Bacterial RNase P class A from a Nitrospinaceae bacterium, 378 nucleotides, folded computationally. RNAcentral holds the sequence, with entries from ENA. It is recorded under the gene name rnpB. The coordinates come from a structure-prediction model, not an experiment, and the mean pLDDT is 76. It matches the Rfam family "Bacterial RNase P class A". Rfam classes the family as a ribozyme. Rfam describes the family as follows. Ribonuclease P (RNase P) is a ubiquitous endoribonuclease, found in archaea, bacteria and eukarya as well as chloroplasts and mitochondria.
RNA sequence: GAAGUAGACCGGAUGGUCGCCGUUCCGCCUUGUGCGGGAGGGAGGAAAGUCCGGGCUCCACAGGGCAGGAUACUCCGUAACGCGGAGUGGGGGUGACCCUAAGGAAAGUGCCACAGAAAAUACACAGCCUACCCGCGGUUCGCCGUGGCGGCAAUGGUGAAAAGGUGGGGUAAGAGCCCACCAGCACCGCCGGUGACGGUGGUGGCUUGGUAAACCCUAUCCGGAGCAAGAUCGAAUAGGAAAGCGUUUGAGGGCGGCCCGCCCGAAGCUUUCGGGUUGAUCGCUCGAGCCUGUCGGCAACGGCAGGCCUAGAUUGAUGAUCAUCGCCCCAUUCUACCGGAUGGGGAACAGAACCCGGCUUACAGGUCUACUUCUUGC
Repeated sequence: GAAGUAGACCGGAUGGUCGCCGUUCCGCCUUGUGCGGGAGGGAGGAAAGUCCGGGCUCCACAGGGCAGGAUACUCCGUAACGCGGAGUGGGGGUGACCCUAAGGAAAGUGCCACAGAAAAUACACAGCCUACCCGCGGUUCGCCGUGGCGGCAAUGGUGAAAAGGUGGGGUAAGAGCCCACCAGCACCGCCGGUGACGGUGGUGGCUUGGUAAACCCUAUCCGGAGCAAGAUCGAAUAGGAAAGCGUUUGAGGGCGGCCCGCCCGAAGCUUUCGGGUUGAUCGCUCGAGCCUGUCGGCAACGGCAGGCCUAGAUUGAUGAUCAUCGCCCCAUUCUACCGGAUGGGGAACAGAACCCGGCUUACAGGUCUACUUCUUGC
RNA backbone atom coordinates (compact mmCIF):
# COMPACT_ATOMS: atom_id res chain seq x y z
C1' G A 1 0.00 0.00 0.00
C1' A A 2 -3.94 -3.57 -1.34
C1' A A 3 -7.60 -7.10 0.10
C1' G A 4 -10.22 -8.72 4.24
C1' U A 5 -12.12 -10.42 9.58
C1' A A 6 -14.35 -9.13 14.27
C1' G A 7 -16.30 -5.43 17.47
C1' A A 8 -17.79 -0.60 19.44
C1' C A 9 -19.99 4.21 18.39
C1' C A 10 -22.37 8.70 15.97
C1' G A 11 -27.26 9.28 13.49
C1' G A 12 -25.87 17.08 12.38
C1' A A 13 -24.82 21.81 15.82
C1' U A 14 -26.17 26.85 17.49
C1' G A 15 -29.52 30.94 17.41
C1' G A 16 -34.17 33.79 15.88
C1' U A 17 -39.62 33.76 14.72
C1' C A 18 -44.44 31.31 14.78
C1' G A 19 -47.06 27.09 16.89
C1' C A 20 -48.37 22.10 19.80
C1' C A 21 -48.54 18.64 24.67
C1' G A 22 -47.56 18.12 29.93
C1' U A 23 -45.30 20.22 34.84
C1' U A 24 -44.70 24.30 38.12
C1' C A 25 -44.91 29.50 39.98
C1' C A 26 -47.11 34.47 40.00
C1' G A 27 -51.04 37.97 38.94
C1' C A 28 -56.36 39.26 37.63
C1' C A 29 -61.77 38.57 38.33
C1' U A 30 -66.04 36.87 35.49
C1' U A 31 -63.94 31.55 40.32
C1' G A 32 -63.71 28.70 35.21
C1' U A 33 -61.93 22.50 31.57
C1' G A 34 -61.00 31.04 32.60
C1' C A 35 -57.44 34.97 30.99
C1' G A 36 -52.38 36.99 31.03
C1' G A 37 -47.19 36.39 32.22
C1' G A 38 -42.56 33.71 33.87
C1' A A 39 -39.49 29.18 34.50
C1' G A 40 -38.43 24.27 33.11
C1' G A 41 -39.36 19.40 30.20
C1' G A 42 -40.88 17.12 25.43
C1' A A 43 -39.02 10.25 20.53
C1' G A 44 -35.30 6.02 18.74
C1' G A 45 -31.11 2.97 17.72
C1' A A 46 -34.23 0.62 16.12
C1' A A 47 -39.66 4.08 19.31
C1' A A 48 -40.81 -0.85 14.01
C1' G A 49 -42.35 -6.38 13.50
C1' U A 50 -45.48 -7.90 17.89
C1' C A 51 -41.69 -13.25 17.42
C1' C A 52 -39.98 -15.11 22.57
C1' G A 53 -39.64 -14.22 28.02
C1' G A 54 -41.12 -11.58 32.53
C1' G A 55 -43.44 -7.74 35.83
C1' C A 56 -48.43 -5.89 36.73
C1' U A 57 -54.11 -6.66 36.54
C1' C A 58 -58.56 -9.63 36.42
C1' C A 59 -60.68 -14.62 36.06
C1' A A 60 -59.89 -19.82 37.22
C1' C A 61 -57.30 -23.22 40.49
C1' A A 62 -56.78 -29.60 46.34
C1' G A 63 -53.60 -32.90 43.77
C1' G A 64 -52.67 -35.67 39.44
C1' G A 65 -53.45 -37.01 34.35
C1' C A 66 -55.06 -36.71 28.95
C1' A A 67 -55.01 -33.54 24.77
C1' G A 68 -52.25 -29.39 22.64
C1' G A 69 -47.84 -26.30 22.16
C1' A A 70 -42.60 -25.13 22.74
C1' U A 71 -37.56 -26.60 23.42
C1' A A 72 -33.46 -30.41 22.67
C1' C A 73 -24.48 -31.03 23.01
C1' U A 74 -22.25 -29.02 28.02
C1' C A 75 -21.48 -25.58 31.97
C1' C A 76 -22.61 -20.76 33.49
C1' G A 77 -25.55 -15.92 33.56
C1' U A 78 -30.54 -14.09 34.43
C1' A A 79 -36.74 -12.24 37.37
C1' A A 80 -37.34 -15.43 33.09
C1' C A 81 -36.52 -17.09 28.11
C1' G A 82 -36.80 -20.38 22.49
C1' C A 83 -32.03 -15.01 24.94
C1' G A 84 -26.77 -14.19 26.18
C1' G A 85 -21.51 -15.76 27.57
C1' A A 86 -17.65 -19.40 27.63
C1' G A 87 -16.71 -24.13 25.75
C1' U A 88 -17.33 -29.42 23.21
C1' G A 89 -18.35 -32.18 18.62
C1' G A 90 -19.08 -31.53 13.16
C1' G A 91 -18.36 -28.45 8.60
C1' G A 92 -15.92 -24.21 5.73
C1' G A 93 -11.68 -20.67 4.99
C1' U A 94 -4.20 -19.94 3.53
C1' G A 95 -5.63 -16.99 7.82
C1' A A 96 -8.03 -13.36 11.24
C1' C A 97 -12.58 -15.90 11.69
C1' C A 98 -17.42 -17.90 10.23
C1' C A 99 -21.66 -21.60 10.13
C1' U A 100 -24.14 -25.44 12.97
C1' A A 101 -32.75 -27.36 13.01
C1' A A 102 -26.35 -30.92 17.50
C1' G A 103 -31.51 -36.25 21.89
C1' G A 104 -33.29 -41.28 19.89
C1' A A 105 -33.17 -44.95 13.30
C1' A A 106 -30.83 -51.70 17.88
C1' A A 107 -39.34 -49.58 20.45
C1' G A 108 -42.70 -49.56 16.30
C1' U A 109 -44.83 -47.67 11.48
C1' G A 110 -43.85 -45.17 6.89
C1' C A 111 -40.81 -43.27 2.77
C1' C A 112 -36.16 -43.59 -0.40
C1' A A 113 -37.74 -39.96 -7.23
C1' C A 114 -34.69 -41.14 -11.84
C1' A A 115 -31.32 -44.80 -13.11
C1' G A 116 -30.40 -49.75 -11.90
C1' A A 117 -30.63 -56.90 -11.59
C1' A A 118 -31.53 -55.23 -6.78
C1' A A 119 -33.12 -49.47 -2.29
C1' A A 120 -33.67 -53.40 2.98
C1' U A 121 -36.49 -60.56 5.09
C1' A A 122 -31.17 -57.83 -0.53
C1' C A 123 -30.62 -59.14 -5.62
C1' A A 124 -28.26 -61.49 -10.23
C1' C A 125 -28.19 -57.66 -16.00
C1' A A 126 -23.29 -58.24 -17.95
C1' G A 127 -19.87 -61.58 -16.01
C1' C A 128 -16.91 -65.66 -13.41
C1' C A 129 -16.89 -71.26 -12.30
C1' U A 130 -17.82 -76.79 -13.94
C1' A A 131 -15.30 -79.65 -8.16
C1' C A 132 -20.24 -82.67 -7.32
C1' C A 133 -25.04 -84.74 -10.21
C1' C A 134 -27.62 -85.75 -15.22
C1' G A 135 -27.76 -85.93 -20.82
C1' C A 136 -25.08 -85.98 -25.62
C1' G A 137 -20.51 -86.38 -28.48
C1' G A 138 -15.33 -87.78 -28.48
C1' U A 139 -11.48 -90.74 -26.12
C1' U A 140 -4.98 -92.76 -26.02
C1' C A 141 -10.06 -94.89 -20.65
C1' G A 142 -6.44 -90.57 -17.36
C1' C A 143 -10.24 -87.55 -19.03
C1' C A 144 -11.84 -83.61 -22.79
C1' G A 145 -15.79 -80.62 -25.17
C1' U A 146 -20.84 -79.04 -24.91
C1' G A 147 -25.74 -78.49 -22.73
C1' G A 148 -28.63 -78.86 -18.27
C1' C A 149 -29.17 -78.84 -12.94
C1' G A 150 -26.43 -75.61 -10.20
C1' G A 151 -22.52 -72.44 -7.45
C1' C A 152 -20.55 -67.13 -6.75
C1' A A 153 -20.95 -61.93 -5.51
C1' A A 154 -14.48 -60.85 -6.40
C1' U A 155 -14.96 -57.64 -11.46
C1' G A 156 -18.05 -54.15 -14.74
C1' G A 157 -22.19 -51.03 -15.16
C1' U A 158 -26.50 -47.68 -12.25
C1' G A 159 -27.18 -44.42 -8.29
C1' A A 160 -26.91 -39.29 -3.38
C1' A A 161 -26.52 -44.10 -1.11
C1' A A 162 -25.20 -51.18 -3.22
C1' A A 163 -24.83 -54.69 3.16
C1' G A 164 -17.14 -52.63 6.02
C1' G A 165 -11.76 -51.15 3.58
C1' U A 166 -6.57 -52.92 2.18
C1' G A 167 -3.40 -57.14 1.82
C1' G A 168 -2.65 -62.38 2.29
C1' G A 169 -4.42 -67.37 2.72
C1' G A 170 -8.15 -70.32 0.72
C1' U A 171 -11.38 -72.12 -3.45
C1' A A 172 -13.87 -75.09 -9.29
C1' A A 173 -14.82 -69.83 -8.99
C1' G A 174 -15.63 -66.94 -4.83
C1' A A 175 -17.04 -64.93 -0.15
C1' G A 176 -15.22 -62.32 7.29
C1' C A 177 -14.90 -68.52 4.89
C1' C A 178 -9.98 -67.83 7.81
C1' C A 179 -5.88 -64.39 9.32
C1' A A 180 -3.22 -59.40 10.01
C1' C A 181 -3.89 -54.17 10.08
C1' C A 182 -7.44 -50.12 9.73
C1' A A 183 -12.53 -48.01 10.30
C1' G A 184 -17.07 -48.62 12.88
C1' C A 185 -20.34 -50.88 16.92
C1' A A 186 -21.13 -52.92 21.98
C1' C A 187 -18.93 -53.67 26.74
C1' C A 188 -14.95 -53.02 30.53
C1' G A 189 -11.01 -49.93 32.40
C1' C A 190 -6.94 -45.89 33.11
C1' C A 191 -5.48 -40.48 32.57
C1' G A 192 -7.25 -35.14 31.89
C1' G A 193 -11.77 -32.03 32.34
C1' U A 194 -17.33 -29.36 36.91
C1' G A 195 -19.29 -31.18 32.21
C1' A A 196 -20.18 -31.94 26.88
C1' C A 197 -15.83 -34.48 25.55
C1' G A 198 -10.56 -35.55 24.53
C1' G A 199 -6.37 -39.13 24.90
C1' U A 200 -5.23 -44.24 25.62
C1' G A 201 -5.56 -49.77 26.65
C1' G A 202 -8.31 -54.36 26.51
C1' U A 203 -12.36 -57.90 25.27
C1' G A 204 -16.26 -59.50 21.87
C1' G A 205 -19.34 -61.02 17.72
C1' C A 206 -17.21 -60.17 12.75
C1' U A 207 -20.52 -55.44 10.49
C1' U A 208 -25.67 -53.08 11.97
C1' G A 209 -27.90 -48.17 4.85
C1' G A 210 -30.35 -43.16 4.88
C1' U A 211 -34.50 -40.18 6.53
C1' A A 212 -37.25 -37.88 13.04
C1' A A 213 -37.03 -29.87 8.53
C1' A A 214 -42.10 -38.09 8.33
C1' C A 215 -45.36 -40.10 12.15
C1' C A 216 -43.40 -41.33 16.59
C1' C A 217 -40.45 -42.22 21.41
C1' U A 218 -37.76 -39.90 25.56
C1' A A 219 -36.70 -35.63 28.80
C1' U A 220 -37.89 -30.59 30.47
C1' C A 221 -41.26 -26.39 30.55
C1' C A 222 -46.23 -24.15 29.76
C1' G A 223 -53.76 -22.45 33.53
C1' G A 224 -56.51 -18.40 30.50
C1' A A 225 -57.08 -13.36 28.93
C1' G A 226 -54.73 -8.86 28.44
C1' C A 227 -53.84 -1.47 30.17
C1' A A 228 -59.95 -1.48 25.34
C1' A A 229 -56.26 -5.39 31.83
C1' G A 230 -58.52 -3.35 36.04
C1' A A 231 -60.39 0.49 39.79
C1' U A 232 -63.16 5.06 41.28
C1' C A 233 -66.69 9.11 40.29
C1' G A 234 -70.92 9.69 37.54
C1' A A 235 -75.00 14.56 33.90
C1' A A 236 -79.55 14.74 30.97
C1' U A 237 -83.36 11.36 29.11
C1' A A 238 -85.51 6.64 29.72
C1' G A 239 -86.27 2.29 32.66
C1' G A 240 -86.17 -0.77 37.90
C1' A A 241 -87.17 -1.28 43.43
C1' A A 242 -88.94 0.67 48.15
C1' A A 243 -91.39 4.31 51.20
C1' G A 244 -94.68 8.53 51.75
C1' C A 245 -98.80 11.59 49.97
C1' G A 246 -103.12 11.61 46.71
C1' U A 247 -107.71 10.31 43.08
C1' U A 248 -113.84 15.23 43.90
C1' U A 249 -112.85 15.52 51.60
C1' G A 250 -108.41 17.35 45.06
C1' A A 251 -101.86 15.39 45.29
C1' G A 252 -99.61 18.58 42.02
C1' G A 253 -98.79 22.90 38.52
C1' G A 254 -99.33 28.43 36.90
C1' C A 255 -99.95 33.89 38.47
C1' G A 256 -97.66 36.08 43.11
C1' G A 257 -92.30 38.11 47.91
C1' C A 258 -96.07 35.36 51.17
C1' C A 259 -101.32 34.36 52.58
C1' C A 260 -106.19 34.69 50.68
C1' G A 261 -107.82 34.45 45.95
C1' C A 262 -108.19 33.19 40.60
C1' C A 263 -106.97 29.71 36.66
C1' C A 264 -105.35 24.78 35.03
C1' G A 265 -105.69 19.84 36.70
C1' A A 266 -110.29 13.56 36.73
C1' A A 267 -103.95 11.23 38.13
C1' G A 268 -100.25 10.94 39.43
C1' C A 269 -96.41 13.44 42.45
C1' U A 270 -92.20 13.53 45.92
C1' U A 271 -88.05 11.28 48.31
C1' U A 272 -84.57 7.45 48.81
C1' C A 273 -81.83 3.17 46.97
C1' G A 274 -79.41 0.19 43.36
C1' G A 275 -77.67 -0.70 38.25
C1' G A 276 -75.55 2.05 34.39
C1' U A 277 -74.32 4.81 28.79
C1' U A 278 -71.50 9.44 26.81
C1' G A 279 -67.77 11.44 29.83
C1' A A 280 -63.96 12.38 33.74
C1' U A 281 -60.07 10.60 37.06
C1' C A 282 -56.68 6.79 38.53
C1' G A 283 -53.76 2.77 36.52
C1' C A 284 -49.28 6.21 34.00
C1' U A 285 -44.42 6.12 34.40
C1' C A 286 -39.09 5.74 40.29
C1' G A 287 -37.83 1.40 37.34
C1' A A 288 -35.11 -6.27 37.32
C1' G A 289 -33.95 2.47 36.09
C1' C A 290 -29.60 5.58 34.16
C1' C A 291 -24.42 7.53 34.81
C1' U A 292 -19.51 7.34 37.15
C1' G A 293 -15.95 4.76 40.07
C1' U A 294 -14.27 0.33 42.28
C1' C A 295 -14.14 -5.00 43.36
C1' G A 296 -15.14 -10.36 41.70
C1' G A 297 -15.45 -13.14 37.05
C1' C A 298 -12.06 -15.25 30.54
C1' A A 299 -16.98 -13.40 29.57
C1' A A 300 -22.29 -12.90 29.85
C1' C A 301 -23.10 -10.78 34.50
C1' G A 302 -22.97 -9.67 39.73
C1' G A 303 -21.56 -6.92 44.58
C1' C A 304 -20.51 -2.14 46.84
C1' A A 305 -20.11 3.36 46.99
C1' G A 306 -21.49 8.12 45.07
C1' G A 307 -24.54 11.00 41.86
C1' C A 308 -29.14 11.80 38.72
C1' C A 309 -34.77 12.06 37.66
C1' U A 310 -34.72 11.77 31.92
C1' A A 311 -41.88 12.26 27.24
C1' G A 312 -46.70 10.68 29.12
C1' A A 313 -50.49 12.25 24.41
C1' U A 314 -55.89 9.73 24.04
C1' U A 315 -58.65 12.33 16.55
C1' G A 316 -53.55 11.05 19.86
C1' A A 317 -48.30 16.75 21.35
C1' U A 318 -42.85 16.41 20.37
C1' G A 319 -43.72 20.67 14.40
C1' A A 320 -42.77 24.50 10.56
C1' U A 321 -39.58 28.22 8.74
C1' C A 322 -35.15 31.44 8.41
C1' A A 323 -29.88 32.43 9.23
C1' U A 324 -24.85 30.79 10.29
C1' C A 325 -21.47 26.78 10.79
C1' G A 326 -20.18 21.59 9.95
C1' C A 327 -20.56 16.92 6.39
C1' C A 328 -21.05 14.74 1.27
C1' C A 329 -21.46 15.26 -4.25
C1' C A 330 -21.04 18.03 -9.01
C1' A A 331 -19.25 22.14 -12.13
C1' U A 332 -15.80 26.27 -12.88
C1' U A 333 -11.26 28.29 -11.36
C1' C A 334 -6.24 28.90 -8.67
C1' U A 335 -2.18 25.60 -7.29
C1' A A 336 3.85 21.30 -8.65
C1' C A 337 1.11 18.51 -4.72
C1' C A 338 -1.69 18.88 -0.17
C1' G A 339 -5.46 22.08 -0.63
C1' G A 340 -8.25 26.85 -1.39
C1' A A 341 -12.24 30.12 -3.70
C1' U A 342 -17.12 30.68 -6.16
C1' G A 343 -21.82 28.61 -7.67
C1' G A 344 -25.45 24.66 -7.51
C1' G A 345 -27.41 20.30 -5.24
C1' G A 346 -27.99 16.47 -1.29
C1' A A 347 -28.54 14.25 3.86
C1' A A 348 -31.26 7.72 5.36
C1' C A 349 -34.52 4.10 8.13
C1' A A 350 -38.29 5.64 10.79
C1' G A 351 -41.72 7.92 14.88
C1' A A 352 -43.43 6.52 21.94
C1' A A 353 -49.00 4.75 23.73
C1' C A 354 -48.68 0.02 30.70
C1' C A 355 -43.47 -1.15 31.66
C1' C A 356 -39.00 -4.04 31.17
C1' G A 357 -35.21 -8.07 29.13
C1' G A 358 -34.15 -10.20 24.35
C1' C A 359 -34.55 -11.60 19.12
C1' U A 360 -35.50 -10.21 14.10
C1' U A 361 -35.96 -6.69 10.30
C1' A A 362 -34.92 -1.43 8.03
C1' C A 363 -31.04 2.34 7.73
C1' A A 364 -28.01 8.09 3.66
C1' G A 365 -23.44 9.17 5.45
C1' G A 366 -19.42 8.92 8.92
C1' U A 367 -15.79 7.70 13.16
C1' C A 368 -12.74 4.49 16.14
C1' U A 369 -10.30 -0.11 18.01
C1' A A 370 -8.11 -4.98 17.58
C1' C A 371 -6.53 -8.68 14.24
C1' U A 372 -5.35 -11.59 9.41
C1' U A 373 -3.26 -12.47 4.41
C1' C A 374 -0.39 -10.68 0.34
C1' U A 375 3.01 -7.12 -1.68
C1' U A 376 6.78 -3.14 -1.57
C1' G A 377 10.74 -0.16 0.77
C1' C A 378 14.39 0.38 4.79